């Protein structure tokens, strides 16, 4: 960083750091110094890796020869080496590795000592010769040497030994000095061989084990030993994890980290194991032997098919394998080994060098100077910015690298592969040398362009749906740099396994409660030991590494020297506090005695009444029951109701009370008996006898199970009424198991204080149980023990909250956590009669899941309170017939928007053309408009005739008119015509890019904010209470005090009065008068305008609190905001509008522009809004003739007069208007009609007119006379309106050539109600709940369907691994034999024979590798099928379970 709107916690994911034998992708200049098959202990072709000695010994060959020999090869005897070096980690969980120790051993070569080294004798290789095989290998006969073999003698020392005694060696070369042989002590080395302690996963592995433990006794080995026999014994290991079973080579080290840890064992060193797989022995000081032997297996090869060869996990390399690891190189010069006297010989160890940026160091790719800030490049508000002193130029330099010379140390005397290398010195020339990666936040770094939820990105969070700092691209910029970056793997951050350093009320997390074994821990005093602790000291603790101080390579890296550490182990001495141990002692811990107490504690027995139900019997009638209503049901065969009786099972009303008991479950009538704990005094008695408790062991509600019983009432399940769209539910009638008892089982609950046990400390207040003590005022206070509550301080906690009955301060013990789902599931185990319970995972998936608390916002939650919101009233819509908008249809087009309220008589204050945006056709391209530039004209325009066309347009006639400064020049301006280019246009999309403007909530009373203050923080306070108001309007309380924007007031109107002005207005008095304020004349009246005044709860009275305030009242034209208007807080709704305007992007550009005619916005089965007129007597009709108020008027308003029935014509006074007109006011009055589809109503349609307008077909309006249509007050529902208000009743205006039933205004007549806030609706304030915050139009849950993905389970199949029984038995070593065979010594007879000792072939037995038989055990793969089973997936079905009283509170077992 990520969970919320915000917050604090908790918790996980994710990144940032380092490292690596590493691989990949781009990219690449030099040197040093290191590293390099992590994978197939797959399989190898070809070469090398172990030889060596003539000074052991014979032989043969070459050369030379003075024939004496010398010199060099060659095989073989025969001595050493080959057991070292080097590889590799397959096995091995082991005394196999570290570490410290031990006793029963051998150890060539090598030092050191002390004797010794004498005499014989027989063979066999090589050679000759025959022979047999392809071959690899051999056979037989013969000869011959030796430091080869053997006898015999000797024997300080030396082994044996019954102490008498007995055994047992040796080898010579060569020549004068060595080398060697033997034997013997002793050392060094270097091996075997025992022990402690250290290092791993799994208990879903708990019992293992017959040579197994342990003795005797014997073999056998260098040695101890079941190591191996034989007998005896029955042992031995094991919860401090045996046995099984998964995986590993240990270590020093290395990586990581602050440490402690974690990870890891490449390169170096030190051990071990191994050498094609499995046995097995020989040799030998040393091996059970990598480049030796048999055997058996498997591959390979050759082969004449009879046989016969091979083992690179040596060093190079090859083929495979794989993401992936190198030359079939020099050399023995150096180090070191093997021989040899010694020269030397060998040495793929080793040193060197090749290849690789694989890694770490060091170096360059150039310094300096240079502003017209150069071109380009991008960007950009067009001005400039940026890249950038970068470049370019100029002036310098040459490190690497390249040419050329010259040349090391490595060698203490020769000898140098590396090597003509390092290093020196010259030399040219800026030359040969930069690149990855990333710029939303974490995380240094921003713009443009392209895409358009595509195409991509992505480590977490997420970006992308037309303005992407996240994608590609390029500019710019960050980072590191010969590298960069991904990938992978380890440590870290992660206190996220918590020793150090973590947790369990509510986030995961106390076992449901006891009791109790091992094991843990444990009072107070003294002595003693001296295991644990301390202290001194010695021993090891390999080198290397790491750290620290020195040197050496020009630094560094990397080497070197020297300290230091190596936390550890083993030993001496010492110390005695504290822990353990033994010993003694006490009494505060724990128990016991004795005396009181109090109680729904248990168990079994027995008793009791009240209700209930049922049956009998009386009385009585028509209902009852039930429910929101109802209806199944019950009753006239007599219910309900009511009275007396009988019976039954089950629970015990009041008393009962956060009262009592009990470990918990739990436990409630009484009564007596049996029983367990518990409390309060006494302080007599034991003497730590505690405390906790893994495993075990018992208890353990309701449900359920088995077996018998009982069964009154309730009731799962069923049945039926109901309810509903549905209702397998909720409501109601019924009812079975069960609910009761006895015995067995089950063992789980939200089994809860969501809080395991015990000990001790740590302010208080109040209350109530059971007890004791003191005082007196005898019913009260104080006081103490246990219990159980409520508040509350200090401490603790994310908070809520807990707080002596801790969630606070300590210790001691168990137990559980460790990120959400899968999932307490599978599997296996174990227990159950069975349901089931216990233990318990993982693949896969998600970036969250959740605690507490905040702020809205909502609730079929409370609680105040407004409002024409209901309610009371008046009148209307919905029903008719017409206007008019929309909607949907239709069409070439029926142009576009607006769409619950807040769209629909709305943009449209007026569509015949225009307007118009739409459709069809015909035309125009710098354009119907603007700005700039060229040219030509000086006018340019208007009026006209006339032709073609629908029109635009083109073409002609003929008339008016003849632009302006001036330096007199088309110079200046200004028009208009032509042309070319930048452009113009656009009602063309985005109102989800946008400003303005406007609608809503709402003229509702909110919205805030600064300073304090409270809270870890979101935030709270204020603004909340208590009063009051139309108002957050005011009073008062108060951790708040203050302030803004609404709220009122300031503004206009209208009502009343003054002043002052009187002309177009007026006319009371006067005076004329044609009787018209007409005229003098006047401005008091009315009225205009304009200034002003008045109203303030300001006065009384009552009521609040002594307050606002409210209620009456007086005066007042007005009275408590007097009445209307304008005025509209913070905000929501991505409301509406790009089609008034204006604007970013985008997209047309001979067309999405632009002109023009004709069409369409006026269509029309149909729906809905708004409205007009009615339906009728409150009316129609006729008649009379009365009273206004705002406005308009010059292309205008248009009197009087005439004409016409009218609509309306003709005329044209007067009037730019307090003067003229328009202007007639209608309702109202007064006659008639008399309840009819009419004298009601006018639709509709005929006909003939009138007006406007170029023009009334499509499509205007109005008038005469015909015509007479729905319609008789309109369902469900719904709309206005509280007073000059509704209804009503006409006027006017804008707009407009015409054309309103709409809209805005004017004024006449002029009411009824309102008791109230239960209820609808909508707002306010305050509180609760909340899993919501896109906010209830929210969230969300299962099933079913389809898609993918893992897993279970599966009838079986293939393998592995292993264990038991048995067969089979190579090679070999042992033991027996040993007719067969036989040189040495030995005895005999004699001179080549015997015989005996030993030997060796054969065979016999023992043990055993492989094989094979049978059965089990466990693992793996794969599997048709299957699951009611999981996860995952924009838009599927059904329902609505849950979240608000989520609409039956809800969860928890069963």
């Nucleotide at each position: 960083g990520u969970u919320u709107g915000a917050u604090c916690c908790u918790g996980g994911c994710u990144c940032a750091g380092a490292a690596c034998g590493a691989a990949c992708g781009c990219u690449g200049g030099c040197g040093g110094c290191a590293g390099g098959c992590c994978u197939a202990a797959c399989a190898c072709a070809u070469g090398c890796a172990a030889g060596u000695c003539g000074a052991g010994c014979g032989c043969c060959c070459u050369u030379a020869u003075u024939c004496g020999u010398a010199a060099g090869g060659g095989a073989g005897c025969g001595g050493c080496g080959a057991a070292c070096g080097g590889g590799u980690g397959a096995g091995a969980a082991a005394c196999g590795c570290g570490u410290g120790g031990g006793a029963a051993c051998c150890u060539g070569g090598c030092c050191u000592u002390u004797g010794g080294u004498g005499c014989g004798g027989g063979a066999c290789a090589a050679c000759u010769u025959c022979u047999g095989g392809a071959a690899a290998c051999g056979g037989g006969a013969g000869c011959u040497a030796a430091u080869a073999c053997c006898c015999c003698a000797u024997a300080c020392g030396c082994c044996c030994u019954u102490c008498g005694g007995g055994g047992g060696a040796a080898a010579g070369a060569u020549u004068u000095a060595u080398c060697g042989c033997u034997a013997u002590a002793a050392g060094a080395u270097g091996a075997g061989c025992c022990c402690g302690c250290g290092g791993u996963g799994g208990a879903u592995u708990a019992g293992a084990u017959a040579g197994u433990u342990g003795g005797u006794g014997a073999g056998g080995u260098a040695a101890a030993g079941g190591c191996u026999c034989a007998c005896c014994a029955a042992g031995u290991c094991u919860a401090c994890g045996a046995u099984c079973u998964a995986u590993a080579g240990c270590u020093g080290g290395u990586c990581u980290g602050a440490g402690a840890g974690g990870a890891u064992g490449a390169c170096c060193a030190g051990c071990c194991a191994c050498a094609c797989u499995g046995g097995g022995a020989c040799u030998g000081a040393g091996a059970c032997a990598c480049g030796g032997c048999c055997c058996a297996g498997a591959c390979u090869c050759c082969u004449a098919c009879g046989g016969g060869a091979g083992g690179c996990a040596g060093c190079a390399g090859u083929g495979g394998g794989g993401a992936a690891u190198c030359u079939u190189a020099g050399a023995c010069a150096a180090u070191g080994g093997g021989g040899g006297c010694a020269a030397c010989c060998c040495u793929g160890a080793u040193c060197u060098a090749g290849c690789c940026a694989u890694g770490c160091c060091g170096c360059g790719u150039g310094a300096g100077u240079g502003a017209a800030g150069a071109a380009g490049g991008c960007c950009u508000u067009a001005g400039g910015g940026u890249u950038g002193u970068a470049a370019a130029g100029c002036u310098c330099u040459u490190u690497c690298a390249c040419c050329g010379g010259u040349g090391a140390a490595g060698a203490u005397a020769a000898u140098g592969a590396c090597g003509g290398u390092a290093g020196c010195c010259g030399g040219a020339g800026a030359a040969g040398a930069a690149g990855c990666c990333c710029c939303g936040g974490c995380u240094a770094a921003c713009u443009c362009c392209g895409u358009g939820c595509c195409a991509g990105c992505a480590g977490c969070c997420g970006c992308g749906g037309u303005a992407a700092u996240a994608c590609g691209g390029a500019g710019g910029g960050g980072g590191c740099u010969a590298g960069c970056g991904u990938u992978g793997u380890u440590c870290g951050g992660a206190a996220u396994u918590a020793u150090u350093g973590g947790g369990c009320g509510u986030a995961a997390a106390g076992c449901g409660c006891g009791c109790g074994u091992a094991g843990g821990c444990g009072g107070c005093g003294a002595a003693c030991c001296a295991a644990g602790u301390c202290g001194a000291g010695g021993g090891u603790g390999a080198a290397a590494g790491c750290c620290c101080g020195g040197g050496g390579c020009u630094c560094a890296a990397c080497c070197u020297c020297g300290g230091a550490a190596c936390g550890g182990c083993c030993u001496u001495c010492g110390a005695a506090a504290c822990u353990g141990g033994u010993u003694u002692g006490c009494u505060a811990g724990a128990g016991u005695c004795c005396g009181g107490g109090a109680g729904a504690g248990g168990a079994g027995a027995g008793u009791g009444g009240a209700a209930u139900u049922c049956c009998c019997a009386g009385u009585g009638u028509a209902g009852a029951g039930g429910u929101g209503a109802a209806a199944u049901u019950c009753g006239u065969a007599g219910a309900u109701a009511u009275u007396g009786g009988a019976a039954a099972g089950a629970a015990c009303a009041c008393c009962a009370g956060u009262g009592g008991c009990g470990a918990a479950g739990g436990c409630g009538a009484c009564c007596a008996c049996c029983u367990g704990g518990u409390c309060c005094g006494g302080u007599a008695c034991u003497g730590a006898c505690g405390c906790u408790g893994a495993g075990g062991u018992g208890c353990g509600a309701a449900a359920g199970c088995g077996u018998g019983g009982g069964g009154a009432g309730c009731a799962a399940a069923c049945a039926g009424g109901a309810u509903u769209a549905g209702a397998u539910a909720c409501c109601c009638u019924g009812g079975u198991a069960g609910u009761c008892c006895a015995c067995g089982c089950c063992g789980u609950a939200a089994a809860c204080g969501a809080u395991g046990a015990g000990u001790g400390c740590u302010a208080g207040a109040u209350g109530u149980c059971g007890g004791g003590c003191a005082g007196c005022a005898u019913g009260c206070u104080g006081u103490u023990c246990g219990g159980u509550g409520u508040c509350g301080g200090a401490g603790c906690u994310a908070a809520c909250g807990c707080a002596u009955u801790a969630a606070g301060c300590a210790c001691u013990c168990c137990g559980c956590c460790u990120g959400g789902g899968a999932a307490g599931u599978a599997c296996g185990g174990c227990c159950g009669c069975a349901a089931g319970g216990u233990u318990a995972a993982a693949a896969c998936u998600c970036a969250a899941a959740g605690g507490a608390a905040u702020u809205g916002a909502c609730g079929g939650g409370g609680g105040c309170c407004c409002g024409c919101a209901c309610a009371a009233g008046c009148g209307g819509u919905g029903g008719a017939g017409c206007a008019u908008g929309u909607g949907g249809u239709u069409u070439a087009a029926u142009u576009c928007g607006a769409u619950g309220c807040a769209a629909c008589g709305c943009g449209c204050a007026g569509a015949a053309c225009c307007u118009u945006a739409c459709c069809a056709g015909c035309c125009c391209u710098u354009g119907a408009c603007a700005u700039a530039c060229c040219g030509a004209u000086c006018g340019c325009g208007g009026a006209u005739c006339g032709u073609g066309g629908a029109g635009a347009c083109a073409c002609u006639u003929u008339c008016c008119u003849u632009c302006a400064g001036c330096u007199a020049g088309g110079c200046u301006g200004g028009a208009u015509c032509g042309g070319a280019u930048a452009c113009a246009g656009g009602u063309g999309c985005u109102g989800c890019a946008u400003g303005g403007c406007u609608g809503u909530c709402g003229u509702c009373a909110g919205c805030u904010c600064g300073u304090g203050u409270c809270g870890u923080g979101a935030g709270a306070u204020g603004u909340u209470g208590g009063g009051u108001u139309a108002a957050g309007u005011c009073c008062c309380g108060c951790a708040a005090c203050g302030a803004g924007c609404g709220c009122a007031a300031c503004c206009c109107u209208c009502g009343c009065c003054u002043u002052u002005a009187g002309u177009u207005g007026c006319c009371a008095u006067c005076a004329g008068u044609u009787c018209g304020g007409c005229u003098g004349g006047g401005c008091a009246c009315u009225c205009u305008g304009a200034a002003g005044g008045a109203a303030c709860u300001g006065c009384c009275g009552g009521u609040g609190a002594c307050a606002a305030g409210c209620c009456g009242g007086a005066g007042g034209a007005a009275g408590g905001u007097g009445g209307g208007g304008a005025u509209g807080a913070c905000g929501u709704c991505a409301a509406g509008u790009c089609c008034u305007c204006a604007u970013g992007g985008c997209c047309c550009u001979u067309a999405u522009g632009g002109g023009c005619u004709g069409g369409g916005c006026u269509a029309c089965a149909c729906a809905c809004g708004u409205g007009c007129u009615a339906c009728a007597a409150u009316g129609g009709c006729g008649g009379u003739a009365a009273c206004a108020a705002u406005g308009g008027g010059c292309a205008g308003c248009g009197a009087c007069a005439c004409c016409g029935c009218a609509a309306g014509g003709u005329u044209g006074a007067g009037c730019a208007a307090a003067u003229c007109c328009c202007c007639a006011a209608a309702a109202a009055c007064c006659g008639u009609c008399u309840c009819a589809g009419u004298u009601c109503g006018g639709a509709u349609u005929g006909u003939u007119c009138u007006c406007u307008g170029c023009a009334a077909c499509u499509c205007g309006a109005g008038a005469g006379c015909a015509u007479g249509a729905a319609g008789u007050u309109g369902g469900a529902a719904u709309c206005g309106c509280u007073a000059g208000u509704a209804a009503u009743c006409g006027u006017g205006g804008a707009u407009c050539a015409g054309c309103a039933u709409g809209c805005c205004a004017c004024g006449g007549u002029g009411a009824a109600u309102a008791c109230g806030u239960u209820c609808c609706c909508g707002g306010g304030c305050c509180u609760u709940g909340u899993a919501c915050a896109c906010a209830c139009c929210g969230c969300c849950c299962g099933u079913c369907a389809c898609a993918c993905c893992a897993u279970g389970g599966g009838a079986g199949u293939u393998g592995g691994u292993u264990c038991u029984a048995c067969c089979c038995g190579a090679a070999g070593c042992c033991g027996g034999u040993g007719c067969g065979c036989u040189a040495a010594c030995c005895a005999g007879u004699u001179u080549a024979c015997u015989g005996g000792a030993g030997g060796c072939a054969g065979c016999c037995g023992a043990c055993c590798a492989c094989g094979g038989u049978a059965g089990g055990a466990u693992u793996a793969g794969c599997g048709a099928c299957u699951g009611g089973g999981g996860g995952u997936g924009a838009a599927g079905u059904c329902g609505u379970a849950a979240c608000a009283a989520g609409g039956u509170a809800g969860c928890c077992g069963u």
This is a predicted structure of a 1454-nucleotide RNA (small-subunit ribosomal RNA) from an uncultured prokaryote. Model confidence (mean pLDDT): 85 of 100. Rfam family: Bacterial small subunit ribosomal RNA. Gene Ontology terms of the family: ribosome and structural constituent of ribosome. The sequence is in RNAcentral, with records from ENA.